RNA sequence: GGGAGCUUAUUUUAGUGGUAGAAUAUCGCUCUCCAAAAGCGAUGGCGGGGGUUCGAUUCCCUCAGCUCCUG
Repeated sequence: GGGAGCUUAUUUUAGUGGUAGAAUAUCGCUCUCCAAAAGCGAUGGCGGGGGUUCGAUUCCCUCAGCUCCUG
C1' cells in the first nucleotide's frame, strides 16, 4: 500500500427497521449476633458526522479508534 472484521452500561455482551435487554460492578433495603451467600430495588449505554425512511442500535456513505490477513 491492498483486503476483511469490530465499536452498545464500569466490564463481558444480546439485539437483522417500531418504547435498548441480560450478566457483572456500584449503591440502598431484607435476612444475620456480625460478615458472606441469597432475595428485592435503584443508578447507568448505542464511537463522531451525514444520508435513506413516517420511524435507524439495525440500511448506505464518511471520519476516528482497535483487531486480523496479505504485499
Source information: Transfer RNA from a Candidatus Berkelbacteria bacterium, 71 nucleotides, folded computationally. Its Rfam family is "tRNA". Rfam links the family to the GO term triplet codon-amino acid adaptor activity. Rfam classes the family as a transfer RNA. Taxonomically the source falls in Candidatus Berkelbacteria (Bacteria, Bacteria candidate phyla).